Model confidence (mean pLDDT): 81 of 100. Predicted 3D model of a 75-nucleotide RNA (transfer RNA) from a Candidatus Yanofskybacteria bacterium. It matches the Rfam family "tRNA". The organism belongs to Candidatus Yanofskyibacteriota, within Bacteria. It was read from a public genome assembly.

[in-house]
RNA sequence: GGCGCCAUCGUCUAGCCCGGCCCAGGACACAUGGUUCUCAGCCAUGGAACAGGGGUUCAAAUCCCCUUGGCGCUA
Repeated sequence: GGCGCCAUCGUCUAGCCCGGCCCAGGACACAUGGUUCUCAGCCAUGGAACAGGGGUUCAAAUCCCCUUGGCGCUA
């Protein structure tokens, strides 16, 4: 240099192939309240994410292009 794969809440991850509403779901963690003599546990509630930019479309986390970062194969 060429080719391929990956990037989503604090962490891990589902959804992507085959576009569809609504608040992007779950586990753990965290915050608040309840229960409890206290803690833990349990119950309820809450905040929090689509790497960046552009394009296609009525509609994009999902499709296309470029860029960034990581990994692999190859010369």